[in-house]
Molecule: transfer RNA
Organism: Solirubrobacterales bacterium
């Protein structure tokens, strides 16, 4: 240069054929509890790489870029 994946909370990840609040684990932070602590239990916060487009509605479908992985040359 050519081609294929993949990008969603701080980290790891579900999300049919487009539809309600995007949820789960760890982790954060308060809080019950304990002489204190951890472990439990209960609560809250924080996410869809970016720009456009389609659609009544886009994590999901089209288009351009960006980053990584890979296979060609």
């Nucleotide at each position: 240069g050519g081609g294929g994946c993949a990008g969603u909370a701080g980290u790891g990840u579900c999300a049919a054929c487009g539809g309600u609040c995007a949820g789960c684990a760890c982790g954060g932070u308060g809080g019950u509890c304990u002489c204190c602590a951890a472990a439990a239990c209960c609560a809250c916060a924080a996410g869809u790489c970016c720009g456009g487009g389609u659609u009544c509605g886009a994590a999901u479908c089209c288009u351009g870029g960006c980053u990584g992985c890979c296979c060609c040359g």